Model confidence (mean pLDDT): 81 of 100. A computed fold for a 77-nucleotide RNA from a Sulfurimonadaceae bacterium, annotated as transfer RNA. The source organism's lineage runs through Bacteria, Pseudomonadati, Campylobacterota, Epsilonproteobacteria and Sulfurimonadaceae. It was read from a public genome assembly. Rfam family: tRNA. By type it is a transfer RNA.

RNA sequence: GCGUCCAUAGCUCAGCUGGAUAGAGCACUGGUUUGCGGUACCAGCGGUCGGGAGUUCGAAUCUCUCUGGGCGUACCA
Numbered sequence: 001g002c003g004u005c006c007a008u009a010g011c012u013c014a015g016c017u018g019g020a021u022a023g024a025g026c027a028c029u030g031g032u033u034u035g036c037g038g039u040a041c042c043a044g045c046g047g048u049c050g051g052g053a054g055u056u057c058g059a060a061u062c063u064c065u066c067u068g069g070g071c072g073u074a075c076c077a
Stems, first nucleotide, its partner, number of pairs: 001073007010026004019057001028044005050066005
């Protein structure tokens, strides 16, 4: 360089054939429980879905491009 895959909450990950308000666990915050802490239980907070553009009535999902990363392969030395 070429090919291919990935990017969703602080972390690890779901998200169907494009469908309307994007979820879970852990973490964090508050509360209950406890002599205190932990555990357990209840509630809450947290998202430009990597950036941009396009297609569509409608995009996390499809297309293009850019950025970052993984894998394979070729060339130079």